[in-house]
Molecule: RNase P RNA; transfer RNA
Organism: Peptococcaceae bacterium
RNA sequence: UGAGCCGGCCGGGUGGUCGCGGCCGCUGGCGCCGAAAGGCCGCGGUCGAGGAAAGUCCGGGCUCCGCAGGGCAGGAUGCUGGAUAACGUCCAGUGAGGGCGACCUCAAGGAAAGUGCCACAGAAACAUACCGCCGAUGGCCGGCCCAGCGGGCCUGGCUCAGGCAAGGGUGAAAUGGUGAGGCAAGAGCUCACCGGCGGCCGGGUGACCGGCCGGCCGGGUAAACCCCAUCCGGAGCAAGACCGAAUAGAGGAGCUACGAGGCGGCCCGUCUCGCUCCCGGGUUAGGUCGCAAGAGGCGGCGGGCGACCGUCGUCCCAGAUAGAUGACCGCCACUCCCUCGCGGGAGGACAGAACCCGGCUUACAGGCCGGCUCAAACA
RNA sequence: GUCUCAGUAGCUCAGUUGGAUAGAGCACUUCCCUCCUAAGGAAGGGGUCAUGGGUUCAAUUCCCUUCUGGGACACCA
Repeated sequence: UGAGCCGGCCGGGUGGUCGCGGCCGCUGGCGCCGAAAGGCCGCGGUCGAGGAAAGUCCGGGCUCCGCAGGGCAGGAUGCUGGAUAACGUCCAGUGAGGGCGACCUCAAGGAAAGUGCCACAGAAACAUACCGCCGAUGGCCGGCCCAGCGGGCCUGGCUCAGGCAAGGGUGAAAUGGUGAGGCAAGAGCUCACCGGCGGCCGGGUGACCGGCCGGCCGGGUAAACCCCAUCCGGAGCAAGACCGAAUAGAGGAGCUACGAGGCGGCCCGUCUCGCUCCCGGGUUAGGUCGCAAGAGGCGGCGGGCGACCGUCGUCCCAGAUAGAUGACCGCCACUCCCUCGCGGGAGGACAGAACCCGGCUUACAGGCCGGCUCAAACA
Repeated sequence: GUCUCAGUAGCUCAGUUGGAUAGAGCACUUCCCUCCUAAGGAAGGGGUCAUGGGUUCAAUUCCCUUCUGGGACACCA
C1' cells in the first nucleotide's frame, strides 16, 4: 500500500423566538369559576423517545382464576460445564465442516427398541443375484488302466446340483476403504495401515482426548412417527380494584344435583349453587388507581478466563389516553455539487414510548475507536 | 394494545403421510365459424408456489426468520 477478519461506540452541537405534555411553586399589585375540596387561565422553575421505542419470536415480573394438586394428552428444548429471576439468551470449552490465515458456521441425544418411507433407474433400497466368475466337492458324458457286476486315473468335457459377491451396469445412496496373501472362484477368509464399533487402562468436573487389545464391521431418513432426558397450569394491564352515570330483561334455547360452572383437551380431586349461550337495552365506550425507585443508570474497589456476581458512593431519568416530545432563524461541525481560490448552493438514515424488564430477529444516511490476519514493497 | 388465521397464474381456488411436466374455471392472445358481434370450437401464452435461509438425494409440502393482508376482543344492567 492492497485485500480481509473480529469487537466496541456515536446517531449532530450551541444560542435565540414561538408552541406542546407531566410535575412543583406563586406576595398573580384583590385574575376567573365553585359552598368547600378543588378546577381553569397566566407566570416562574424543572423534566420530556430509541439503539432499535419496531416485529411480537422467546423468557420473566405483576394481576386474576382455587396461590396452582395427581395422571393422561399436548407443547417446547436437546454436545459439555457454567451464568441468570428465567430463557430457545449469554459465556467458556468439546466435536464436525469451511477458509492459506485472522476467523466463521452447526436444532450437535437415540437409526443395535419398534413402525413407516427411500420416486425414476436398478437383480436388489434391507434381505437380493441381471450380466459375470467358479464348478474344488457331488452328478452326467468321454477316454485310459486292472482278471473282475466293481474300482482307480485324467492340465478331459457339460455347467446339472451348487458356490461367490471381486468386477460390470443402475442410482443421491449397494453391505467398511487401500494393498498383499489365500482360494476352484471369491469374500475380514487371513495379514499390514486407515475408518467405525466394543472392552480395558490413563487424563479431564464433563462433552471428550490419548494408548493397548478384540476382525466385532449392522445403508439413509427422527426439521417422519416414535423412544429417552429436562421443562411447561391458564389467561393477559382491554389483567385487575374502586367510584359514578344511564337503561328493559316477566325475551328465546340448553342443562338442572347421576347437573352446570370455576377448569383453557380429558379423567381424578377440590370449590360454588343456579349457570352458559343467543337476542335485545344503556354508557360523550366516563373517572381514579394499577403507572413510573427499577432483576434501574453512572463511577470506584474486590472476585471470576468470561458471561456475571458482591460491596461502596452518587443520581432520579417521559408517563400521554386520540395520544406531548415540535417549528423557524443564526453560528459551528459533517457529507455532496460548483469554483484556481475567497466563497456560494444543497442535504441529514431507520424509525417513533403506551404495565415493566432480560434477550433474539429485522431496518438504518453517515461517522469514530481498538485488536488481528494474508500478500507485496521498503527500511 | 392483546390474541388468532391466511398468502399458489390478472381473479377465484385445487394440489396428503416430500418424488420432481405445478393444475382447474373465468379472463387474455391467435385461428375457425358469422355480413358483424356474442355464444360455440381449436391451439397457445402466462407462475421467483409472498421473502430469505436450513433439513433431505430431492421441498408448494417439513423447520426457522422476515414481509403483506384479514378477523376477534370494552364496560354496565